[in-house]
């Protein structure tokens, strides 16, 4: 230098051939309980890695460009 997988909520994952982004944990409220944990329940939490670009729509498709992982190969 090339090549190939990944980036989605604090934290691990999902999204059925392009149609309103979900699921445990964790953190807040209630509930229970003398009090906590445990369990239960109920709300909030996302510029889906930055831009472009196609399209009536883009986590998804095409494109540059940051991060990370892995494979090849060069100089030394």
């Nucleotide at each position: 230098a090339g090549g190939c997988c990944a980036g989605u909520a604090g934290c691990a994952u999902a999204a059925u051939u392009g149609g309103c982004a979900a699921u445990g944990c964790a953190g807040c409220g209630g509930a229970c309980u003398c009090c906590a944990a445990a369990u239960c329940c109920g709300a909030a939490g996302a510029u889906u890695g930055c831009g472009g670009g196609u399209u009536c729509g883009a986590u998804u498709c095409c494109u540059g460009c940051c991060u990370g992982g892995c494979c090849u190969g060069c100089c030394a």
Transfer RNA from Desulfosudis oleivorans, 76 nucleotides, folded computationally. Its mean pLDDT, the model's own confidence on a scale to 100, is 84. The sequence was found in a public genome assembly. Taxonomically the source falls in Desulfosudis (Bacteria, Thermodesulfobacteriota, Desulfobacterales, Desulfosudaceae). Its Rfam family is "tRNA".